This is a predicted structure of a 73-nucleotide RNA (transfer RNA) from Penicillium pancosmium. It matches the Rfam family "tRNA".
[in-house]
């Protein structure tokens, strides 16, 4: 080069034929303890690779580009 799958929070994954982005682990904070760790509560944290389109409405469909893999040569 050709073709085909992948990209969502700090990490691992959801999210129903387009209809309000969430879960576990994590860090914070209260609560508990002498103190910490377990356990319980709560809260932060998201340009859904990146941009254009299409629609009233887009993580979800179409096209471009970046970025990983996997495959033929």
């Nucleotide at each position: 080069g050709g073709c085909c799958c992948c990209g969502u929070a700090a990490c691992u994954c959801a999210a129903u034929u387009g209809g309000u982005a969430g879960a576990g682990u994590g860090u914070c904070a209260g609560a508990u303890u002498c103190c910490a760790g377990u356990c319980c509560u709560g809260a932060a944290a998201g340009u859904u690779a990146a941009g254009c389109g299409u629609u009233c409405g887009a993580g979800u469909c179409g096209c471009u580009u970046c970025g990983g893999g996997g495959u033929c040569a």

Its mean pLDDT, the model's own confidence on a scale to 100, is 82.